Overview:
c-di-AMP riboswitch aptamer (ydaO/yuaA leader) from a Bacillota bacterium, 137 nucleotides, folded computationally. The prediction has a mean pLDDT of 78.
[in-house]
RNA sequence: UUACAGAAAUCUCCGAAUAUCAUUUUAUGACAACGGGGGACCCGAUAUUUAGGGGUGAAUCGAAUGUUUUAAUUCGAAGGGCAACUUGGGUGUCCUAACCCGUCAGCUAACCUCGUAGGAGUACACCAAGCGUAUGU
Numbered sequence: 001u002u003a004c005a006g007a008a009a010u011c012u013c014c015g016a017a018u019a020u021c022a023u024u025u026u027a028u029g030a031c032a033a034c035g036g037g038g039g040a041c042c043c044g045a046u047a048u049u050u051a052g053g054g055g056u057g058a059a060u061c062g063a064a065u066g067u068u069u070u071a072a073u074u075c076g077a078a079g080g081g082c083a084a085c086u087u088g089g090g091u092g093u094c095c096u097a098a099c100c101c102g103u104c105a106g107c108u109a110a111c112c113u114c115g116u117a118g119g120a121g122u123a124c125a126c127c128a129a130g131c132g133u134a135u136g137u
Stems, first nucleotide, its partner, number of pairs: 003137003011121004018032001020030004033116006043106001052104001053101004060077006078096006085130005090124001
């Protein structure tokens, strides 16, 4: 150098929510990265009028039970996560909330603006394909 084989973990997961640097130092700021909102032409729309409307998010819709026809519960459809490299398939399992704007916003280049929290602990070496550090031949 080439070919073949190929562990482990001061870890992993949901989420945009992380890294670096500086200082008046445990807080603030800058920058990068990731994420959201507003915002032209063109295109689209003609439900804006309390039937208000809209946004983040997977978190919506329908039926039945219940009953103060509220809450809540169950089932189904649809949507989302996890099972320790990635993708697709299979199997199993769990979630389907919460909050915000304030009468107002379609898309949207330039531009303007905001966030960088919080919470948790899974363990099928299933099938196929691919990548591949240490290391071995």